[in-house]
A computed fold for a 98-nucleotide RNA from uncultured Eubacterium sp., annotated as SAM riboswitch aptamer (S box leader).
RNAcentral holds the sequence, with entries from MGnify.
Of the family's consensus pairs, 97% are formed in the model.
Its mean pLDDT, the model's own confidence on a scale to 100, is 86.
It matches the Rfam family "SAM riboswitch aptamer (S box leader)". Gene Ontology term of the family: regulation of gene expression.

RNA sequence: CUUAUCAAGAGUGGCUGAGGGACAGGCCUUAUGACGCCACAGCAACCUGCUUCUGAGCAAGGUGCUAAUUCCUGCGGUAUGAUUAACCGAGUGAUGAG
Numbered sequence: 001c002u003u004a005u006c007a008a009g010a011g012u013g014g015c016u017g018a019g020g021g022a023c024a025g026g027c028c029u030u031a032u033g034a035c036g037c038c039a040c041a042g043c044a045a046c047c048u049g050c051u052u053c054u055g056a057g058c059a060a061g062g063u064g065c066u067a068a069u070u071c072c073u074g075c076g077g078u079a080u081g082a083u084u085a086a087c088c089g090a091g092u093g094a095u096g097a098g
Base pairs, nucleotide, nucleotide: 001098002097003096004095005094006093011040012039013038014037015036019029020028021027023074024073025072026071041066042065043064046062047061048059049058050057051056075089076088077087078086
């Protein structure tokens, strides 16, 4: 850079000790222990392997993930004199593959 997906799913223990949720605003989370690291466990099925009636199915080796829809909004549209809610799309971000 290209492409696919992002409303589902899945956590305990140990160490440490103040932040974390990408950015901004909001909102939330956190000494009943955040972030991080380690161990074990789990979820999912992108790559991979096997089977196949070519629709798919099974496994779980390489990644990934295990608060909240990508936590919500941000830009545009439905759409206006203006605003809120709602919906759709884009963008941003994350992950896989190339």